[in-house]
Context: one part of a larger RNA
RNA sequence: UGACGGGGACCCGCACAGGUAGCGGAGCAUGUGGUUUAAUUCGAAGCAACGCGAAGAACCUUACCAGGGCUUGACAUAACAGUGACGGGUUAAGAGAUUAACCGUUCCCUUCGGGGACACUGCUACAGGUGGUGCAUGGUUGUCGUCAGCUCGUGUCGUGAGAUGUUGGGUUAAGUCCCGCAACGAGCGCAACCCUUGUCGUUAGUUACCAGCAUUAAGUUGGGGACUCUAGCGAGACUGCCGGUGAUAAACCGGAGGAAGGUGGGGAUGACGUCAAAUCAUCAUGCCCUUUAUGUCCUGGGCUACACACGUGCUACAAUGGCCGAAAACAGCGUGAAGCGACCUCGUGAGAGCAAGCGAACCACGAAAAGUCGGUCUCAGUUCGGACUGUAGGCUGCAACUCGCCUACACGAAGUCGGAGUUACUAGUAAUCGCGAAUCAGCAUGUCGCGGUGAAUGCGUUCCCGGGUCU
Numbered sequence: 001u002g003a004c005g006g007g008g009a010c011c012c013g014c015a016c017a018g019g020u021a022g023c024g025g026a027g028c029a030u031g032u033g034g035u036u037u038a039a040u041u042c043g044a045a046g047c048a049a050c051g052c053g054a055a056g057a058a059c060c061u062u063a064c065c066a067g068g069g070c071u072u073g074a075c076a077u078a079a080c081a082g083u084g085a086c087g088g089g090u091u092a093a094g095a096g097a098u099u100a101a102c103c104g105u106u107c108c109c110u111u112c113g114g115g116g117a118c119a120c121u122g123c124u125a126c127a128g129g130u131g132g133u134g135c136a137u138g139g140u141u142g143u144c145g146u147c148a149g150c151u152c153g154u155g156u157c158g159u160g161a162g163a164u165g166u167u168g169g170g171u172u173a174a175g176u177c178c179c180g181c182a183a184c185g186a187g188c189g190c191a192a193c194c195c196u197u198g199u200c201g202u203u204a205g206u207u208a209c210c211a212g213c214a215u216u217a218a219g220u221u222g223g224g225g226a227c228u229c230u231a232g233c234g235a236g237a238c239u240g241c242c243g244g245u246g247a248u249a250a251a252c253c254g255g256a257g258g259a260a261g262g263u264g265g266g267g268a269u270g271a272c273g274u275c276a277a278a279u280c281a282u283c284a285u286g287c288c289c290u291u292u293a294u295g296u297c298c299u300g301g302g303c304u305a306c307a308c309a310c311g312u313g314c315u316a317c318a319a320u321g322g323c324c325g326a327a328a329a330c331a332g333c334g335u336g337a338a339g340c341g342a343c344c345u346c347g348u349g350a351g352a353g354c355a356a357g358c359g360a361a362c363c364a365c366g367a368a369a370a371g372u373c374g375g376u377c378u379c380a381g382u383u384c385g386g387a388c389u390g391u392a393g394g395c396u397g398c399a400a401c402u403c404g405c406c407u408a409c410a411c412g413a414a415g416u417c418g419g420a421g422u423u424a425c426u427a428g429u430a431a432u433c434g435c436g437a438a439u440c441a442g443c444a445u446g447u448c449g450c451g452g453u454g455a456a457u458g459c460g461u462u463c464c465c466g467g468g469u470c471u
Stems, first nucleotide, its partner, number of pairs: 007471007015461002019425005026315008034306002042053002064301007073126001077125002080122005088103006107116003128290002131288003137284002139279003142275001144273001149188006155164003168179003194267004199235007209224002213222002238261001241255005317418001321377006334365003339358002344353003384415001389410007431453007
């Protein structure tokens, strides 16, 4: 000077408290450990690994295993020699990679000497490596933490390490601001500038809108430019105004006006550094290792195993409910051409057939669901619950046995609210309800978004956890 203390003082945070819904018990999904295996590829490991890399393992992917092949190589550059266009098709062998035979084709320029591009063969430099080391590294990332801190110049003090400034009195979300002070200034952070949302004005009016006029089955058409909406430009909030408290300060408390009030809500934004934190398997890269193999091609298998243990989720255990019916009510974000696919017909259904429109404010995905109304069930392992299993089908795709998703009928398990313990959340939040997208041929209970309905509680800081300042 730091760090630490079951030392002290002050302060903050869903940290506790006050509440709500969960997890921990059941079934299933998914990840991990373990075990097994020819292989179950590799990485991630308290918080900060475990629905994580993986925004999607049937083949491919794929790195793993078994077997069958190749050795200048699947890929790059260069040189030499030889041959020929390359490409394409058929047949045969084979699991395929590949091999053999046949068919046909006969590149461009040319001074006809040759040259160029491409392919094959031989030879040589070399290629290749998801092999090792994240404790050799770059880059990127997590975390403390969006916590309020971390420093510098000059000056001053101290023999010096260092101190001062940055401490103190107030105040703030904030090293935010004010006052004081051997300090005076400055930088990185804070804040603001950025995006979005909430109000208004204005410009514009199609594919969006429809008040009044006419018209229709229908904003359908004429028409309109008011409204909604869209998207440009502006306005608006600044403790600006009033009262009180305060040191006359900074500021705090209350009020007015206002769509909004004291950072309006949300996002992006992550200081100096810490953890030899993570990543050599995104990529790049030093060194080491490998070179008829640790490279590469193919077929099949595996990553999907299963006495078990843990994490994260989904579905439930029911009546604030299940089932049936009716009218049919109300969204927003998005996506679409090797795509989205209306209507119509067929099928109980998954879906199929035909096929309009749309590169989309135009057409389509598209039905929003919870909700409302009516009926039924009457507290049961049930008309709860849906695992598991059988049969018959549908879709994608060369191909669903290992190992996909969906439909119908039948089957109808555990489960009657969960021990110790533990998690999230302070408002359009929790809870609950559905919808969309990325990846993607097909395959979400995951992830990322979107809207609908919409709470309870917060007296406070004694205590648990984490953090900040002074000592």
Model confidence (mean pLDDT): 85 of 100. The part of an RNA shown here (small-subunit ribosomal RNA, 3' major domain) has 471 nucleotides and comes from an uncultured bacterium. The full RNA is in RNAcentral, with records from ENA and SILVA.